[in-house]
Context: one part of a larger RNA
RNA sequence: CUGGGCGUAAAGGGCCCGUAGGCGGCCUGCUGCGUCGGUGCUGAAAGCGCCCCGCUUAACGGGGUGAGGCGUGCCGAUACGAGCAGGCUCGAGGCAGGCAGAGGGUGGCGGAAUUCCGGGUGUAGUGGUGAAAUGCGUAGAGAUCCGGAGGAACGCCUGUGGCGCAAGCGGCCACCUGGGCCUGACCUGACGCUGAGGGGCGAAAGCGUGGGGAGCAAACCGGAUUAGAUACCCGGGUAGUCCACGCCGUAAACGAUGCCGGCUCGGUGCCUGGGGUCCGUUUAGGACGCUGGGUGCCUCAGCUCACGCGGUAAGCCGGCCGCCUGGGGACUACGAGCGCAAGCUUAAAACUC
Numbered sequence: 001c002u003g004g005g006c007g008u009a010a011a012g013g014g015c016c017c018g019u020a021g022g023c024g025g026c027c028u029g030c031u032g033c034g035u036c037g038g039u040g041c042u043g044a045a046a047g048c049g050c051c052c053c054g055c056u057u058a059a060c061g062g063g064g065u066g067a068g069g070c071g072u073g074c075c076g077a078u079a080c081g082a083g084c085a086g087g088c089u090c091g092a093g094g095c096a097g098g099c100a101g102a103g104g105g106u107g108g109c110g111g112a113a114u115u116c117c118g119g120g121u122g123u124a125g126u127g128g129u130g131a132a133a134u135g136c137g138u139a140g141a142g143a144u145c146c147g148g149a150g151g152a153a154c155g156c157c158u159g160u161g162g163c164g165c166a167a168g169c170g171g172c173c174a175c176c177u178g179g180g181c182c183u184g185a186c187c188u189g190a191c192g193c194u195g196a197g198g199g200g201c202g203a204a205a206g207c208g209u210g211g212g213g214a215g216c217a218a219a220c221c222g223g224a225u226u227a228g229a230u231a232c233c234c235g236g237g238u239a240g241u242c243c244a245c246g247c248c249g250u251a252a253a254c255g256a257u258g259c260c261g262g263c264u265c266g267g268u269g270c271c272u273g274g275g276g277u278c279c280g281u282u283u284a285g286g287a288c289g290c291u292g293g294g295u296g297c298c299u300c301a302g303c304u305c306a307c308g309c310g311g312u313a314a315g316c317c318g319g320c321c322g323c324c325u326g327g328g329g330a331c332u333a334c335g336a337g338c339g340c341a342a343g344c345u346u347a348a349a350a351c352u353c
Stems, first nucleotide, its partner, number of pairs: 003325004007307002012321001014201004021194003025088007033081002035077007048066007091191001092188003095184005103177007110154001115149007125136002162169002206247006215241002220236004258320006266298009276288004302309002326353003335346004
């Protein structure tokens, strides 16, 4: 050094980019560093294997012999790994032509509804609940019609649908912009995979400065309920929710399932490409089957304690990273880093079962 694991028992990092490192396609040649063989040196004694002997036996002890790691000299092998050189195209990337999409950013525009304001009509209620009450209303509410203001969210389409690495993304238009897929096989020629540190992104809530504020609504105040009711229900209502900029960096950030690649029966739906046969003279279209990418369901083998998973694997393999190691103490203390703060990250022990 070497164990077993990580969907639900403890355990996949929230997600991506990427440094070091680890790992790395096909063919040829050279070197012979790793690797392997031979041989030499070294490899104290004790110990260990075998043989013999001594204590009545054994343990123990004595003698002999053998094996033995690291290291090193020389000779040799060259499959694999490595280095160097040359080549290849299937991995990867590019190019050309197409396709779908709530992918991201900025600006503008639109209608419905709620609320508020003004005006008209109109009169005694309205609102709310299990039932009520607080509340609102004769200073004219609620209802209804017209006009206006303002903020937030975008019904139907909408899907068992799509896009995005994740967080997430939904009215319409324009501009800017990322990615994916298909077809062709024209170019480069292993340029690749993973990724400790590191960097970036990261729902909601929260924080800072400034704005905005319709509805909703922590806190708070009332009304009820109740033994009480610091709740559930009702009437109000401030932060907040919205915008800009800057922080925070968490989550049941979940598929509770890391990323990449290869291999492994079938059936069926949806989304989105490519190319075909037949029907339709043609157009619009329809039927059938082929081939990609994505997204669901069912299932063979196999896996799994079971549940279940099953080409979107939790099957069979390889590479790299992260993580677990009984429960509580403890997503804690201390220390350290970060933060304006709230706090976050890293993370024990005593003690106890």
Overview: Small-subunit ribosomal RNA, central domain from a wastewater metagenome, 353 nucleotides, folded computationally. It matches the Rfam family "Bacterial small subunit ribosomal RNA". Rfam links the family to the GO terms ribosome and structural constituent of ribosome. The RNAcentral record of the full RNA draws on SILVA.